A computed fold for a 132-nucleotide RNA from Acidaminobacter hydrogenoformans DSM 2784, annotated as c-di-AMP riboswitch aptamer (ydaO/yuaA leader). Model confidence (mean pLDDT): 79 of 100. Rfam family: c-di-AMP riboswitch aptamer (ydaO/yuaA leader). About the family: This family represents a conserved RNA structure found upstream of the ydaO and yuaA genes in Bacillus subtilis and related genes in other bacteria.
C1' cells in the first nucleotide's frame, strides 16, 4: 500500500410493518396514533361455485419445453443513492394461511404493525423543489 472476510453503526432499499407515552427492568407489558388486512346488509346485476372443492396476504401469474424440481418467453412488482416521470441497460421476482366456508357491502366486529438485505454507488432528457 493492496486484497479478502467478520463484527458494530451510518446511509439507503423491500415490505402495512413506522412513531409517541406509561410501567417494568434492562428480556418485556400495556395503550394510542398512522398504516395495513379480514368479516359483515338491503337494493342492483349478472357471473361464478357446490371434490375436477372452495377461499384469503401477496406484484410474485399464464404458456411453452424438458422430465427431478430445471429452462425460456410474456405480463405485473422491484432495484440500480436527492425527489418525480419518460427511455435505455443489468439484476432479482416467492412463500404462507383458512378447513368444506365467505362475491360485492353502510352500521358494526375483528386482526396485524414483522422479516430480510445494503462497499461504492448505471446513463440520458424533462419538470419541480432544496442549498450555495
Nucleotide at each position: 500500500c493492496u486484497g479478502a472476510a467478520g463484527u458494530u453503526g451510518a446511509u439507503g432499499c423491500u415490505u402495512a410493518a413506522u412513531c409517541u407515552u406509561c410501567a417494568a427492568a434492562u428480556u418485556u407489558g400495556a395503550a394510542g396514533a398512522g398504516c395495513g388486512g379480514g368479516g359483515g346488509a338491503c337494493g342492483a346485476a349478472c357471473u361464478a361455485c357446490u371434490u375436477u372443492g372452495g377461499g384469503g396476504u401477496g406484484a410474485a401469474a399464464c404458456c411453452g419445453c424438458a422430465g427431478u424440481c430445471g429452462c425460456g418467453g410474456u405480463a405485473g412488482g422491484g432495484u440500480a443513492a436527492a425527489c418525480u416521470c419518460u427511455u435505455a441497460u443489468a439484476c432479482c421476482u416467492a412463500a404462507c394461511c383458512c378447513g368444506u366456508c365467505a362475491a360485492c357491502u353502510a352500521a358494526c366486529c375483528u386482526c396485524g404493525u414483522c422479516a430480510g438485505c445494503u462497499u461504492a454507488a448505471u446513463a440520458a432528457g424533462a419538470g419541480g423543489a432544496g442549498g450555495c

Of the family's consensus pairs, 96% are formed in the model.